[in-house]
Context: one part of a larger RNA
RNA sequence: UGACGGGGGCCCGCACAAGCAGCGGAGCAUGUGGUUUAAUUCGACGCAACGCGAAAAACCUUACCAAGACUUGACAUCGCACGCUAUCUGUGGAAACAUGGAGUUCCCUCCGGGGACGUGUAGACAGGUGGUGCAUGGUUGUCGUCAGCUCGUGUCGUGAGAUGUUCGGUUAAGUCCGAUAACGAGCGCAACCCUCUUUACUAGUUGCCAAUAUUCAGUUAGGAACUCUAGUGAUACUGCCGUGGAUAACACGGAGGAAGGUGGGGAUGACGUCAAAUCAUCAUGCCCCUUACGUCUUGGGCUACACACGUGCUACAAUGGCUAUUACAAAGAGCUGCAAACUCGCAAGAGCAAGCCAAUCUCAAAAAGAUAGUCUCAGUUCGGAUUGUGGGCUGCAACCCGCCCACAUGAAGUCGGAGUUGCUAGUAAUCCCGAAUCAGCAUGUCGGGGUGAAUGCGUUCCCGGGCC
Numbered sequence: 001u002g003a004c005g006g007g008g009g010c011c012c013g014c015a016c017a018a019g020c021a022g023c024g025g026a027g028c029a030u031g032u033g034g035u036u037u038a039a040u041u042c043g044a045c046g047c048a049a050c051g052c053g054a055a056a057a058a059c060c061u062u063a064c065c066a067a068g069a070c071u072u073g074a075c076a077u078c079g080c081a082c083g084c085u086a087u088c089u090g091u092g093g094a095a096a097c098a099u100g101g102a103g104u105u106c107c108c109u110c111c112g113g114g115g116a117c118g119u120g121u122a123g124a125c126a127g128g129u130g131g132u133g134c135a136u137g138g139u140u141g142u143c144g145u146c147a148g149c150u151c152g153u154g155u156c157g158u159g160a161g162a163u164g165u166u167c168g169g170u171u172a173a174g175u176c177c178g179a180u181a182a183c184g185a186g187c188g189c190a191a192c193c194c195u196c197u198u199u200a201c202u203a204g205u206u207g208c209c210a211a212u213a214u215u216c217a218g219u220u221a222g223g224a225a226c227u228c229u230a231g232u233g234a235u236a237c238u239g240c241c242g243u244g245g246a247u248a249a250c251a252c253g254g255a256g257g258a259a260g261g262u263g264g265g266g267a268u269g270a271c272g273u274c275a276a277a278u279c280a281u282c283a284u285g286c287c288c289c290u291u292a293c294g295u296c297u298u299g300g301g302c303u304a305c306a307c308a309c310g311u312g313c314u315a316c317a318a319u320g321g322c323u324a325u326u327a328c329a330a331a332g333a334g335c336u337g338c339a340a341a342c343u344c345g346c347a348a349g350a351g352c353a354a355g356c357c358a359a360u361c362u363c364a365a366a367a368a369g370a371u372a373g374u375c376u377c378a379g380u381u382c383g384g385a386u387u388g389u390g391g392g393c394u395g396c397a398a399c400c401c402g403c404c405c406a407c408a409u410g411a412a413g414u415c416g417g418a419g420u421u422g423c424u425a426g427u428a429a430u431c432c433c434g435a436a437u438c439a440g441c442a443u444g445u446c447g448g449g450g451u452g453a454a455u456g457c458g459u460u461c462c463c464g465g466g467c468c
Base pairs, nucleotide, nucleotide: 008468009467010466011465012464013463015459016458019423020422021421022420023419026314027313028312029311030310031309032308033307034305035304042053043052064300065299066298067297068296069295070294073125077124078123079121080120081119082118083117087102088101089100090099091098092097105116106115107114108113127289128288130287131286132285136283137282138278139277140276141274143272148187149186150185151184152183153182154163155162156161166179167178168177169176193266194265195264196263198234199233200232201231202230203229204228208223209222212221213220237260240254241253242252243251244250316416320375321374322373323372324371325370326369332363333362334361337356338355342351343350344349382413387408388407389406390405391404392403393402429451430450431449432448433447434446435445
């Protein structure tokens, strides 16, 4: 000077408290440990590993294992020789590959040749998801969007250092005011950026429809008001009033206002900490392998299963299940694509095929909700695991190991011990919709809207943090 204290003081945060919904019990999904295995590739391990890298493991991916192959190599540059390329096809083979047949190059040209591509050959070299994240760059997590971290000059101290940055108030804030041997400044805070909420103007097609006709239908004529779209502006600043305060900063209340005191949300992460994570995104030092630790192929594995843990989904029902009828979204995606209508099928889906590079067409049905009926408290008309049979789709290929449909089957489960998590408002809870990845595969992830609460006395205590 820091750090620490079951030292003191002050302050904050869903930290506790007050509430609501969960997890922990069940079944399943998924990740991990362990065990098993020829292999179950590797990494991540308190918070800050465990639906994490992986925004898609049937082959591929793939790094692992077994077997079969190659050795200048699957890939790059350079020398020499050749011009038999591609493609089709026979035989062997699991394929890679080996060996035959058919076939036969392209561009420029000064006609010498040069280049592309392919084959053979020699070596320089290639190659390595091999090791070291405790040799590194880059990137990331975390404390933490916490309010801090520093510097110049001056002053004080022998010095390390101190002061400033402390103190009195105040703030979400080292925010601001006042005091002050300090005076200033920088990185952070805030603002500038995006979005939601109000409004004016400009612009009206593919969007809209008040008036006039018209239609099954904003369908058509028309309209430019409204909605909406998307560009430019305006608006909010404690600006005004009152009270308190030190005449300050500011706090509380009020008016006006669509919105009020950072209006809601996002992006934005200071100096640093953890030898934190990553050599498997990438790059890279050093070490190691070089007929193999490189490369190709087929098949298998990453999907195993006495068990243990994390994260989720579905439930245990009547605020419900089922059947019928009937409303109201937003945000997205679409040419190797989205696919209407019609027909067939109980359905998954199939056939045929209009429209759309999309404010035009399609995905597309929103669901919870409303109305009517039924069930009457049961392991049930709850719950749907598991299993059987028959089908559908994608794809060379669904045995290991995909998804979906129908019929049948109908397990555990009657609200969960100790303990533990999230959330303060359009939030929790609940209900659907979309997208990325993607041939196919979503209970995961990332977005979108619908319905829409309860509680907050307070800061003694638990946890984390800031200042003296």